[in-house]
RNA sequence: GGGCCUGUAGCGCAGUUGGGAGCGCGCCUCAAUCGCACUGAGGAGGUCAGGGGUUCGAAUCCCCUCAGGUCCACC
Repeated sequence: GGGCCUGUAGCGCAGUUGGGAGCGCGCCUCAAUCGCACUGAGGAGGUCAGGGGUUCGAAUCCCCUCAGGUCCACC
């Protein structure tokens, strides 16, 4: 330098054919307990890596860039 894959909540991930942004853990509050843990109920938390384009509408399609992984090439 080139090919491919990945980037979504604090962490790990799903998101199918373009239309509701979600799951588990964690966190907060309440209940229960003498108290803690477990358990139950409720809740908060998002620049879907960044920018641009297409579209009535983009996490999803197209282009560029950034970061990580992997393979190849050069030296």